[in-house]
Overview: Bacterial RNase P class A from an Alphaproteobacteria bacterium, 380 nucleotides, folded computationally. The coordinates come from a structure-prediction model, not an experiment, and the mean pLDDT is 77. Of the family's consensus pairs, 95% are formed in the model. The gene name in the source record is rnpB.

RNA sequence: CCAGACGGCCGGAUGGCCGCUCCCCGGUCAGCGCAAGCCCGGGGGGAGGAAAGUCCGGGCUCCACGGGAACACGGUGCCGGGUAACGCCCGGCGGGGGCGACCCUAGGGAAAGUGCCACAGAAAGCAAACCGCCCGGCGUGCCGGGUAAGGGUGAAAGGGUGCGGUAAGAGCGCACCGCGCAAGCGGCAACGGUUGCGGCACGGCAAACCCCACCGGGAGCAAGAUCAAAUAGGGACCCACGCCUUCGGGCAGGCGAGUUUCCGCGCCGGGUCCGGGUAGGUCGCGCGAGGCGCCCGGUGACGGGCGUCCUAGAUGAAUGGCCAUCGCCCCGCGGCUCCGGCCCGGGGGACAGAACCCGGCUUACAGGCCGUCUGGCGCC
Numbered sequence: 001c002c003a004g005a006c007g008g009c010c011g012g013a014u015g016g017c018c019g020c021u022c023c024c025c026g027g028u029c030a031g032c033g034c035a036a037g038c039c040c041g042g043g044g045g046g047a048g049g050a051a052a053g054u055c056c057g058g059g060c061u062c063c064a065c066g067g068g069a070a071c072a073c074g075g076u077g078c079c080g081g082g083u084a085a086c087g088c089c090c091g092g093c094g095g096g097g098g099c100g101a102c103c104c105u106a107g108g109g110a111a112a113g114u115g116c117c118a119c120a121g122a123a124a125g126c127a128a129a130c131c132g133c134c135c136g137g138c139g140u141g142c143c144g145g146g147u148a149a150g151g152g153u154g155a156a157a158g159g160g161u162g163c164g165g166u167a168a169g170a171g172c173g174c175a176c177c178g179c180g181c182a183a184g185c186g187g188c189a190a191c192g193g194u195u196g197c198g199g200c201a202c203g204g205c206a207a208a209c210c211c212c213a214c215c216g217g218g219a220g221c222a223a224g225a226u227c228a229a230a231u232a233g234g235g236a237c238c239c240a241c242g243c244c245u246u247c248g249g250g251c252a253g254g255c256g257a258g259u260u261u262c263c264g265c266g267c268c269g270g271g272u273c274c275g276g277g278u279a280g281g282u283c284g285c286g287c288g289a290g291g292c293g294c295c296c297g298g299u300g301a302c303g304g305g306c307g308u309c310c311u312a313g314a315u316g317a318a319u320g321g322c323c324a325u326c327g328c329c330c331c332g333c334g335g336c337u338c339c340g341g342c343c344c345g346g347g348g349g350a351c352a353g354a355a356c357c358c359g360g361c362u363u364a365c366a367g368g369c370c371g372u373c374u375g376g377c378g379c380c
Base pairs, nucleotide, nucleotide: 001376002375003374004373005372006371007370008369009368010367012326013325014324015323016322017321018320020046021045022044023043024042025041026040027039031038032037048351052362053361055360056359057358058357059356060220061219062218063217073216074215075214076213077212078092079091080090081089082088093107094105095104096103097102108211109210113209114208115205116204117203130151131150132147133146134145135144136143137142138141159177160176161175162174163173164172178200179198180197181196182195183194185192186191224283225282226281227280234274235273236272237271238270239269242251243250244249253268254267255266256265290309291308292307293306294305295304296303297302328348329347330346331345332344334343335342336341
């Protein structure tokens, strides 16, 4: 310098003007509202690394529930550790890939049982002779027998390579590899390696049923709690129940639509109290498994101690728009150059936006930065 692997970080800055929302302080009782409040002025706070998908685990709230076990259903699934918990994370093991840094991996049980193994193929599970090879017979191209070494089919054909052996063959015999069993060794364990034994049994599939171990009540902030209007409605008590009537109603009286008078319209025994509850308001709702720094323990995830900080809270839903300067990236047959760059002109700036909160996972993302490591080339 080129190519690559892993881990971490940033996600424009400053100023001005005009707005939005929340909090605090002050103001006017002019107006609106039953009320809280709305309103006016000033000051301060105001999105993310994923706020996203709503996939997993919790907190919190309500409902259900005497305890335990079993069954059903759902989930998880190598081992050890971390954590409030997890399907997450860390460290290992086994398997696979890469020259390597490193990456991928749902990875318990197939001698408990059931089931499946398409197509092709002679044969697909208590194996099987299509071709071939070997032996025998004769009617000389057929029959009988042997053979899983060779060919062919298939995802898979009952260990592999070699030597011996044989009519040809075959774990038939032997060596090595693989596999199984046993012993003892290392490791907490998954597992590793050693020695001995066994001629090889026990094909594959459990993201097929199933078995084993462990975990799991349900619904979700529109949870839930609270205050509480009326020409909505329920109950208790007290008071009143005027006139006419053909019993349908009419008159008088009261109430309502900002106020007064009249007309019209609608409703109506009056008063006090009580509880439920709609609209609407308030709480839940920002101090928490919290952030940052240092030290200690641990390979690490993480844990402990000390110090320090308080940092959005909307509910048709605020966090925005414009301008200027600087910074970043791209383009230019532009200009200058001491080849490092500088100046001029033009353009660009992603993914996306809290809605009860937290821990994860997954997905999206313009442009850029840092660290460690690997392979190759060149130079000293």